[in-house]
RNA sequence: CCAGAAAAGGGCAAACCAACCGAAAGGUUGGGACGCAAAGCUACAAGGCUUCGCCUUCGCGAGUUGAGUUCGAAGGCAUGCCGGUUGGGCCGCCUAGG
Numbered sequence: 001c002c003a004g005a006a007a008a009g010g011g012c013a014a015a016c017c018a019a020c021c022g023a024a025a026g027g028u029u030g031g032g033a034c035g036c037a038a039a040g041c042u043a044c045a046a047g048g049c050u051u052c053g054c055c056u057u058c059g060c061g062a063g064u065u066g067a068g069u070u071c072g073a074a075g076g077c078a079u080g081c082c083g084g085u086u087g088g089g090c091c092g093c094c095u096a097g098g
Base pairs, nucleotide, nucleotide: 001098002097003095004094011036012035016031017030018029019028020027021026034084040090041089042088044087045086046085047082048081049080051078053077054076055075056074057073058072059071
């Protein structure tokens, strides 16, 4: 440096439940274990998710001289979230092994 079929000491903790935080996605703590050899850290790239916000288009209804406004949908922007989606970066325990 590679590898993880063995061992030892251990580690983490999905779903779900409760409390709290958040508009939401989601997060924190406790319980709980589906799994994990980086399921340790990091939103840099890709991807997914969110809508308190902005823009465009379309549609329903009300109303109007007209414009605008309300509601819904799609797309874009922006905001935030996900490291247990993948890649990259940083760090790290063990040794039956190469």